A computed fold for a 76-nucleotide RNA from an Armatimonadota bacterium, annotated as transfer RNA.
Model confidence (mean pLDDT): 82 of 100.
The sequence was found in a public genome assembly.
The organism belongs to Armatimonadota, within Bacteria.
Rfam family: tRNA.
[in-house]
RNA sequence: CCCCGGGGAGCUCGGUAGGUUGAGCAGCGGUCUGUGGAACCGAAGGUCAUGGGUUCAACUCCCAUUCCGGGGACCA
Numbered sequence: 001c002c003c004c005g006g007g008g009a010g011c012u013c014g015g016u017a018g019g020u021u022g023a024g025c026a027g028c029g030g031u032c033u034g035u036g037g038a039a040c041c042g043a044a045g046g047u048c049a050u051g052g053g054u055u056c057a058a059c060u061c062c063c064a065u066u067c068c069g070g071g072g073a074c075c076a
Stems, first nucleotide, its partner, number of pairs: 001072007010025004019056001028042004049065005
């Protein structure tokens, strides 16, 4: 330098004919318990990497940038 894949809740991830994003764990509150843990119940938590484009409508399609991973090329 070239090619491919990925970036979404604190963490790990699901999310296909584009139509207002979901789960587990963690954290918080409660029930239970002598206390704690476990178990159970509840509520909360999202610029979907950044910027732009297309569209009535974009996490989803297109472009650029950036970060992570993989492969290749080049130099000695």